[in-house]
Model confidence (mean pLDDT): 77 of 100. This is a predicted structure of an 81-nucleotide RNA (c-di-GMP-I riboswitch aptamer) from an uncultured Pirellulaceae bacterium. The model forms 95% of the base pairs in the Rfam consensus. It matches the Rfam family "c-di-GMP-I riboswitch aptamer". About the family: GEMM was predicted in a large-scale screen for bacterial structured RNA regulatory elements.
RNA sequence: AUUUGGGAAAGGCAAACCGAUCGCGAGGUCGGGACGCAAAGCCAUGGGUCUCAAAACUGCUGAGAUUGCCAGGCUACCUAU
Numbered sequence: 001a002u003u004u005g006g007g008a009a010a011g012g013c014a015a016a017c018c019g020a021u022c023g024c025g026a027g028g029u030c031g032g033g034a035c036g037c038a039a040a041g042c043c044a045u046g047g048g049u050c051u052c053a054a055a056a057c058u059g060c061u062g063a064g065a066u067u068g069c070c071a072g073g074c075u076a077c078c079u080a081u
Base pairs, nucleotide, nucleotide: 001081002080005078006077012037013036017032018031019030020029021028022027035068041074042073043072045071046070047069048066049065050064051063052062053061
């Protein structure tokens, strides 16, 4: 440097739920907690799903959310070469 394999070692993240808080809402943040994860690290780029608003009259537009829904891009630990 590349990329195979892996979670052995060193470690990492944190579902549901509860409390507080923000938001019209989906949902987010902090603390506890641990279902799980080899990128469950980052990016809303495409698709899916969800929310809000308006119009329309049965289907279109705009804004937002979900990266732990899938795909994609970038980066990372150890081993191997």